This is a predicted structure of a 361-nucleotide RNA (Bacterial RNase P class A) from a Gammaproteobacteria bacterium. The gene name in the source record is rnpB. The prediction has a mean pLDDT of 78. The RNAcentral record of the sequence draws on ENA.
[in-house]
RNA sequence: GGAGUUGACCGAACAGUCGCUGGCACGAGUUGACGCUCGUGCUAGAGGAAAGUCCGGGCUCCAUAGGACAGGGUGCCAGGUAACCCCUGGGGGGCGCGAGCCUACGGAAAGUGCAGCAGAGAGCAGACCGCCUAAGCCCGCCUGCUGGCGGGCCGGCAAGGGUGAAACGGUGCGGUAAGAGCGCACCAGCGCGGGUGGCAACAUCCGCGGCUCGGUAAACCCCACCCGGAGCAAGACCAAAUAGGAAUCCCACGGUGUGGUCCGCACCGGAUUCGGGUAGGUCGCUAGAGGUGCGUGGCGACACGCAUCCCAGAUGAAUGACUGUUCACGACAGAACCCGGCUUACAGGUCGACUCCCACU
Numbered sequence: 001g002g003a004g005u006u007g008a009c010c011g012a013a014c015a016g017u018c019g020c021u022g023g024c025a026c027g028a029g030u031u032g033a034c035g036c037u038c039g040u041g042c043u044a045g046a047g048g049a050a051a052g053u054c055c056g057g058g059c060u061c062c063a064u065a066g067g068a069c070a071g072g073g074u075g076c077c078a079g080g081u082a083a084c085c086c087c088u089g090g091g092g093g094g095c096g097c098g099a100g101c102c103u104a105c106g107g108a109a110a111g112u113g114c115a116g117c118a119g120a121g122a123g124c125a126g127a128c129c130g131c132c133u134a135a136g137c138c139c140g141c142c143u144g145c146u147g148g149c150g151g152g153c154c155g156g157c158a159a160g161g162g163u164g165a166a167a168c169g170g171u172g173c174g175g176u177a178a179g180a181g182c183g184c185a186c187c188a189g190c191g192c193g194g195g196u197g198g199c200a201a202c203a204u205c206c207g208c209g210g211c212u213c214g215g216u217a218a219a220c221c222c223c224a225c226c227c228g229g230a231g232c233a234a235g236a237c238c239a240a241a242u243a244g245g246a247a248u249c250c251c252a253c254g255g256u257g258u259g260g261u262c263c264g265c266a267c268c269g270g271a272u273u274c275g276g277g278u279a280g281g282u283c284g285c286u287a288g289a290g291g292u293g294c295g296u297g298g299c300g301a302c303a304c305g306c307a308u309c310c311c312a313g314a315u316g317a318a319u320g321a322c323u324g325u326u327c328a329c330g331a332c333a334g335a336a337c338c339c340g341g342c343u344u345a346c347a348g349g350u351c352g353a354c355u356c357c358c359a360c361u
Stems, first nucleotide, its partner, number of pairs: 001357010012326007020045011047332001051343002054341005059231004066263004071227005076090005091105001092103004106222002111220002113216002128161002130157003136153007169187006188212002190209008235283004245274006254268004290309008
């Protein structure tokens, strides 16, 4: 100097004028009251993703609420957390020269299923080209003998070659008619038994065994662990109005009870259709599994302690308009009960650590 990997942060700024919403204080008007309206002053006011609604919870109700089955979720180990399909640190496998990145990562000798073409054969398979052919049968030739040679049939083999992404362990030696873990040596895998390190996943070493039986579970399945439901349009209160309405069905061996079935438990009514009234207000609604700073412990996620701060609560939906200056010429984009994650989108900019290549010293 170049090319990369990874972590964190900003994401328009300043000044002025008018305007919007909440809180606090003061004042005024109105109301029986709750409350509502106006004015003045001070003060606060959209995100790192507010998006997706993919997960997990807090909270509210069913509700006094149990068990089983079905169903669903997760899937290496150990931790963190309120919890999780999240995060941290490790292990196995894969990719990369590397820094690093990815991982739907329990089980295929419990069972079932699936896999185009080529190929003999793609899971307990297989003979296309081949190798052998002793004994038995047939044919031919040679021959003094009853022997030799050749071919074929029957039979043996899966070592060599071919097909394929992949062919039922690999290399070598022995053995055999020719071969083959048929036997042996070494290696790989698998099973069994041990040693060492580690909480563990696992790593490594030793011994025995010739056992060698592919892939796929993001196919069904098996195994282990976990799981009530519905949701702020939850729910609670106040005020007002109406029709305490009508019909049909089930009706205690019945009906209902927040996913399904059964058992249990509780209650005594329930379902459908037609018709009528209300659609107003308050709470829930923001002080939290909260933020920030420091210290201690921990590899880390994080935990504990101390100090300090209050940082939107709208409800047809609040931050807009104008002017001037600067420059990144302005990206993705607006809370609606709240929080912890994940995923997706993002113009431009800042800082740190690490890896590789080249040149010079």

Rfam family: Bacterial RNase P class A. By type it is a ribozyme. Gene Ontology terms of the family: dimeric ribonuclease P complex, tRNA processing and ribonuclease P activity. The source organism's lineage runs through Bacteria, Pseudomonadati, Pseudomonadota and Gammaproteobacteria.